A computed fold for a 475-nucleotide part of an RNA from an uncultured bacterium, annotated as small-subunit ribosomal RNA, 3' major domain.
Context: one part of a larger RNA
Order: sequence, then structure tokens, then C1' cells
RNA sequence: UGACGGGGGCCCGCACAAGCGGUGGAGUAUGUGGUUUAAUUCGACGCAACGCGAAGAACCUUACCAAGGCUUGACAUCCCGUGACAGCUAUGGAAACAUAGUCUUUCGCCUUCACACGGAGACAGGUGGUGCAUGGUUGUCGUCAGCUCGUGUCGUGAGAUGUUGGGUUAAGUCCCGCAACGAGCGCAACCCCUACAGCUAGUUGCCAGCACGUGAUGGUGGGAACUCUAGCAGAACUGCCGUUGACAAAACGGAGGAAGGUGGGGAUGACGUCAAAUCAUCAUGCCCCUUAUGUCUUGGGCUACACACGUGCUACAAUGGCCGGUACAAAGGGCUGCGAAACCGUAAGGUGGAGCGAAUCCCAUAAAGCCGGUCUCAGUUCGGAUCGUGGGCUGCAACCCGCCCACGUGAAGCCGGAGUUGCUAGUAAUCGCGAAUCAGCAUGUCGCGGUGAAUGCGUUCCCGGGCCUUGUACA
Repeated sequence: UGACGGGGGCCCGCACAAGCGGUGGAGUAUGUGGUUUAAUUCGACGCAACGCGAAGAACCUUACCAAGGCUUGACAUCCCGUGACAGCUAUGGAAACAUAGUCUUUCGCCUUCACACGGAGACAGGUGGUGCAUGGUUGUCGUCAGCUCGUGUCGUGAGAUGUUGGGUUAAGUCCCGCAACGAGCGCAACCCCUACAGCUAGUUGCCAGCACGUGAUGGUGGGAACUCUAGCAGAACUGCCGUUGACAAAACGGAGGAAGGUGGGGAUGACGUCAAAUCAUCAUGCCCCUUAUGUCUUGGGCUACACACGUGCUACAAUGGCCGGUACAAAGGGCUGCGAAACCGUAAGGUGGAGCGAAUCCCAUAAAGCCGGUCUCAGUUCGGAUCGUGGGCUGCAACCCGCCCACGUGAAGCCGGAGUUGCUAGUAAUCGCGAAUCAGCAUGUCGCGGUGAAUGCGUUCCCGGGCCUUGUACA
């Protein structure tokens, strides 16, 4: 100087407390451990691994296993020779591929190039090892308020001071004081979305007033007001008033205001810590393989199942289930695409093909809600697992191993032990909608809006963190 303390002081955070909802019990989805296996590819392991890499394993992917092939190779550059190769057909084969045949070739030349085959070697290739050799990227403490430097001063020196102290703040934020005076990286602001009004613009969006028209609809003429769209400029700064304070910084209350003290949300992550993660995104040193640890193909596996754990979904019902009627979104996506009307089918879906490269058309009925009816507390008209049968869709192909529909079947489950977790407001809870990936496959992920709470006395305690101080046989 740090680190540590079941030392002290001060202060924060859904850290506790106060509340609301979960999880731990059931069924199931998914990940992991374990076990099994020819293989169940590999990585990730307290917080910070476990719906994680994977934003989508039937083949492919695919790295694993079995079997069948290839050896200058599936891919790159260079040399020599040949000239068509490819495609198609036949045979063998699981395919890769092998063999045979067919098609062909001329135009004046050069045949260099391009392409293919054969040959020789230099080499290719490796998701093989080492993340404890590395770059790059990332997680975490933590959006915590810290981490440092120059000059000066103090100390023999390591170092100290500044950065400590008194206040204050979300903040090393600001003020005052002070042997310090300044500065840098962080904080904040500058950026984006959102909340308010104005200006400009007015189609594909809008429709107040004026007309026309319809069974109905901004459907039509027209309008530029409103909504909206999207660009500009504005608006909030403790600016104003009062009280407190040290005549400071600031705090508290108030006015006006769409918004008030960082308005709400996002992006943004200092010096560093964990030999943290990643050699399987990529790059790369060294080591290793080179008729195989490379490469091609078919089939299998990653989907196994006495069990254990994590994360979800659906429930156990009446604030509910079912049936009929009826209302209101936002944000997205669409040409190998989204696919309307109409018709067929109980339905999944099919036929159909209008319109739309989209503020125009489509996906697309939002659902919870509201109105009416029914069920009457029951393992039930709750719950839907499991299984049977029949069908639909995608795709060479749904046996291993996809999704959906109909009918039948109707399991566990009556609110969950010890424990444990999320959340402070348009939040929790609850309701649906969309997108990426994607042929197909979503209870996951990332977004979008609808309805919309309760509680917060307080900081003694648990956890994590910041500053000062103290002890130390630790570095």
C1' cells in the first nucleotide's frame, strides 16, 4: 500500500421488511447429470453451466457409429499429356461409384485461356490436441462511482498528499474548507424511442362542412379542418414564488404546465478482477494425422431410460367450464412470396385464383371484455395425459423420428413439506397478436399491444456493493 475481520461509523440496491404472483407436489415440453449404447458427436458447471452455443437434429445439417468406396484427393496454386467432358440409356449396386453404349465436332488460324480426364510431385485437408502459448469476441463484479496522471509539497524509503474533512447528490454531482494546483478515463450531457403543441406536406391514409350515390361502406365529386403519417423547429432550465440552509451547493412545499426536478424507456459498460468462457464462428504459434485423425456415400445415432436436478407449459375449477350473439389494438411479414371472394369438406385442409414488390392487396376473425343461456360443487359439462381408429399437410422419404384434424378413450391432479424465486406502475398479474430461424416442425426466444392491481412502517437483521477508520503473525 492492499486484502481480510462472526471490528466500528456513514450510505446505497426488490437486499430485507410490507405486499402480489409463482416454484418445490401432478401431467407434460425442454436442457443437464447419471446409466445404457456400435454411436448415444462436441462444448458450457456456484452466483456468471443446465428452453445455454442450437434464431428451429427425419435425409442434409453432422462433427458420432456401422458398412461400402477414393488416395494429389470434396476444395486452391503450379507442371506434362490427352480432347471433348457433361448429359442420356443399359447392367451391377443401399448409394457413392464401376463397366458398356449413345450423342457428338465443324468454322480459316492460334490454341494460350476456360472445362474434363490421366500422370508425377510440391502440396491440399483435419469440427485432431493445447483457451494454462495467443489475437479477436463475450460473461461477471456493475451503469457500481470509481480508476489514474503531470507539476508542486511531505517522507531516508516503500509511499502519502491531491481523491481526506463539513454539507449535498442517482453520481469523485456540486458547494465550502484545505499544500496543493490542474488534467485524463469514467458520471452527466450530446444519439434513438415515447409523452405535448406548432409549422411544412396531403397519397395509398383522413372525412368536419357542401353535394352525389348505395342493401351497406370515404364508395364518388370535392376538402386540407381533424386523426394520422414524417421532416423541421419548439418546449423543462430548480427558470418563478415561499420555507429551510452557511449570504453556498442543495432540500422541501407551491404555482403555471402535456410533462417537474435525471419526465419514462433504450443504446452507451472506466482502471481492472476471475490463468472466467470460446483453438467447434473466425484467425493463429507449437504438437499430432497424411491409402487417414483427410474425403465421398447409404443406413443408424445425436430423439435411448430403474433414476436425480434446472427452466417452462397445462391444470386442479363457479372471479370458472361450455354454447350463441357482439365490440375495440399495436407492431410486424409477403414474389421460389402473402394469397382474397366463391365453392367442397364436421375439421385439419382442398379447389380456386382476384389483388399486391404493398399507409393501396393479403396474412388477419385479436383474445381477455360485454350481452344472453346452461352447468350447481361432483374427480364433475373441471382437467386433459395416454392409447385406438380414420384422415390432412410438408417433403425423394414421416418405421426409428414431424406437425395438424375428427371420433372414441379419458390417467395423475382438489393449490403442493423443508425451502426457494420474480416484481415498486402502465410495473406485477392476466389476455391474445406478430416476427426471426424455417420445405415442414415453438409450451423456447425476441417483439407488440389490451385489461390492469397490492404494498413500501422502516434499515435491527440476511445478501451484494461504495467511502472513512481500526486490528492483523496474510501478500

The coordinates come from a structure-prediction model, not an experiment, and the mean pLDDT is 84.